This is a predicted structure of a 71-nucleotide RNA (transfer RNA) from Jeotgalibacillus malaysiensis. Rfam family: tRNA. Rfam describes the family as follows. Transfer RNA (tRNA) molecules are approximately 80 nucleotides in length. The sequence is in RNAcentral, with records from ENA and GtRNAdb. Lineage of the source: Bacteria > Bacillati > Caryophanales > Caryophanaceae > Jeotgalibacillus.
RNA sequence: GCCCGGUUAGUUAAGUGGUCUAACGGCUGACUUGUAAUCAGCAAACAUCGGUUCAAAUCCGGUACUGGGCU
Repeated sequence: GCCCGGUUAGUUAAGUGGUCUAACGGCUGACUUGUAAUCAGCAAACAUCGGUUCAAAUCCGGUACUGGGCU
C1' cells in the first nucleotide's frame, strides 16, 4: 500500500428498512432484627460524517479505532 471482518447501555451479546431487546451490573421500593437472596419498578446505548429512502442500528460512500490476511 491492497483485501476482509468488527464497532449497539458501565460490561457481554441480540437485532437483514417501520417504537433498539436481554443478561450481569447500577438506582428506588417491598420482604428481613439487619445483610444477602427473592420480588416489583426505574435509568442507561446504535463509533463518526455524508448519501439513498416516506422511513436507516440495518443499504451505499468517506473517516476513525480495532482484529486478521497479502505484498